[in-house]
């Protein structure tokens, strides 16, 4: 140089066109005499342009990062 994969909360991850979830982490409560454990509730995200669509995390383009394979 080709050529494929892969980006989504803080970390790990699900969601293949129609309100973006889930665990853990965090914030407060409530239970405890206090800590742990435990319950509840809430905050916090689709890599970046652009394009099609009534509508995009989802298709297409490009590009930027990573990872693998070929030369």
């Nucleotide at each position: 140089g080709c050529g494929g994969g892969c980006a989504u909360a803080g970390u790990a991850u699900a969601a293949u066109g129609g309100u973006a979830g889930u665990a853990c982490a965090u914030a407060a409560c409530c239970u405890u005499c206090c800590c742990a454990a435990g319950g509840u509730u809430a905050g916090g995200g689709c890599g970046u342009g652009a394009g099609u669509u009534c509508g995009a995390u989802u298709c297409u383009c490009a590009u930027u990062g990573u990872c693998c394979g070929c030369u």
Transfer RNA from Candidatus Staskawiczbacteria bacterium RIFCSPLOWO2_01_FULL_33_9, 71 nucleotides, folded computationally. The organism belongs to Candidatus Staskawicziibacteriota, within Bacteria. Rfam family: tRNA. It is annotated as a transfer RNA. The sequence is in RNAcentral, with records from ENA.